Predicted 3D model of a 186-nucleotide RNA (Lysine riboswitch aptamer) from a Bacillota bacterium. Its Rfam family is "Lysine riboswitch aptamer". Gene Ontology term of the family: lysine biosynthetic process. From the family's description: Riboswitches are metabolite binding domains within certain messenger RNAs that serve as precision sensors for their corresponding targets. The coordinates come from a structure-prediction model, not an experiment, and the mean pLDDT is 78.
[in-house]
RNA sequence: GGGUGGGGUAGAGGCUGCGGUGAACAUAAGUAGAUCGGCUGAGCAGGGCAGCUAUGAAGCCUACCGAAAGGGGACACCGCCGAAGCAAAGGUUAUGGCCCCAAUACCUUUUGCUGGGCCUGGACCGAACAGGUUCAGGACUGUCACUGGUUGUGCUGUGGACAGCCAGUGGAGCGCUAUCUCACGG
Numbered sequence: 001g002g003g004u005g006g007g008g009u010a011g012a013g014g015c016u017g018c019g020g021u022g023a024a025c026a027u028a029a030g031u032a033g034a035u036c037g038g039c040u041g042a043g044c045a046g047g048g049c050a051g052c053u054a055u056g057a058a059g060c061c062u063a064c065c066g067a068a069a070g071g072g073g074a075c076a077c078c079g080c081c082g083a084a085g086c087a088a089a090g091g092u093u094a095u096g097g098c099c100c101c102a103a104u105a106c107c108u109u110u111u112g113c114u115g116g117g118c119c120u121g122g123a124c125c126g127a128a129c130a131g132g133u134u135c136a137g138g139a140c141u142g143u144c145a146c147u148g149g150u151u152g153u154g155c156u157g158u159g160g161a162c163a164g165c166c167a168g169u170g171g172a173g174c175g176c177u178a179u180c181u182c183a184c185g186g
């Protein structure tokens, strides 16, 4: 100097990398809902209590008025590179006037999967032809390994090793690159 293992630090993939927040905008939608009138005629959330209701429940029609949440694209700012996301199981809290059940939402624990974005198709969520999730397929891209080729590196030649480039095949982020430290062996 090179090697193996442990620990730490800093980075790269993409000009559509990942996520969060903010205000505006479009959509949601002439929907939900309210009012007048008409039809109809006994119910009104899964159940119970309570409450409302023939002075008309639920439902339907005309007219008139008329939202919001979630999600969205661009912009700005912030945090980052298992960034983040998904699935299963569990837990706390919240959701109707109260209770129960169910469901949903935030957070959280454990286990498992995914390198990344894109396109196509299926399923699910969603108002949606927006978008998201997942599965399958397709090419692309970054990384490492192996194989082949090529260029270069010592005075020359051959071979090898190393580095760059090209091509092919394959693996996965518990990866990769650089660097520090400890230990092992030489």
Stems, first nucleotide, its partner, number of pairs: 003184009014081001017080006025072001033065001035063001037061003043052002046100004084114008093105003115141002118138008143171011